[in-house]
Source information: c-di-GMP-I riboswitch aptamer from Neomoorella humiferrea, 83 nucleotides, folded computationally. It matches the Rfam family "c-di-GMP-I riboswitch aptamer". Gene Ontology term of the family: cyclic-di-GMP binding. Lineage of the source: Bacteria > Bacillati > Bacillota > Neomoorellales > Neomoorella. The sequence is in RNAcentral, with records from Rfam.
RNA sequence: AAGGCAAACCCGUCGAAAGGCGGGGGCGCAAAGCUACGGGCCUAAGUCCCUUUUUUAGGGGAUAAGGCAGCCGGGCCGCCGGA
Numbered sequence: 001a002a003g004g005c006a007a008a009c010c011c012g013u014c015g016a017a018a019g020g021c022g023g024g025g026g027c028g029c030a031a032a033g034c035u036a037c038g039g040g041c042c043u044a045a046g047u048c049c050c051u052u053u054u055u056u057a058g059g060g061g062a063u064a065a066g067g068c069a070g071c072c073g074g075g076c077c078g079c080c081g082g083a
Stems, first nucleotide, its partner, number of pairs: 004029002009024006027070001033076003037073003040068003046063007
């Protein structure tokens, strides 16, 4: 140098949510490729506990079996150019 990825936000879609996927977009990224293994963070449908007494219901708390690889570390794999 070629080439690559794509934050916020918008549209569609899946999901209880967090979030994922597709399109637009482009803040950034030299592993912003893959992997939830350690730490961290997000969510709480279900479950458990408490509570209200509008009860086939409402409210509060705990919890990951759900997520985040663009939070840090570990593991795996790899493109272009130069020497």